[in-house]
RNA sequence: AAUAGAAAAAGGCAAACCAAUUGAAAAAUUGGGACGCAAAGCCACGGGUCUACGGUAGCAGUGCUACUAAGAUCGCCGGGCUACCUAA
Numbered sequence: 001a002a003u004a005g006a007a008a009a010a011g012g013c014a015a016a017c018c019a020a021u022u023g024a025a026a027a028a029u030u031g032g033g034a035c036g037c038a039a040a041g042c043c044a045c046g047g048g049u050c051u052a053c054g055g056u057a058g059c060a061g062u063g064c065u066a067c068u069a070a071g072a073u074c075g076c077c078g079g080g081c082u083a084c085c086u087a088a
Base pairs, nucleotide, nucleotide: 003087004086005085012037013036017032018031019030020029021028022027035075041081042080043079045078046077047076048073049072050071054068055067056066057065058064059063
């Protein structure tokens, strides 16, 4: 350095839920809170999933349905980059 994460050591992050805020929504941020995580650190590059303001089409009457990401999700998977400790 690569690989590995069985046993340690120092730590780290923070699910659900609650409150406030932003957003059309999905969801996100902040505070509380811990289900878990050896990359549950970062990136939307590929796939998947979620939402549909807007757009398109239809039906109907001031709406409804279907499709569609340029939106979201890295704690869905793969990939890329970086990284503490140790070496059964």

This is a predicted structure of an 88-nucleotide RNA (c-di-GMP-I riboswitch aptamer) from Halobacillus salinus. It was read from a public genome assembly, where an Rfam model found it. Of the family's consensus pairs, 95% are formed in the model. Rfam family: c-di-GMP-I riboswitch aptamer. Rfam links the family to the GO term cyclic-di-GMP binding. Lineage of the source: Bacteria > Bacillati > Bacilli > Bacillaceae > Halobacillus. The prediction has a mean pLDDT of 89.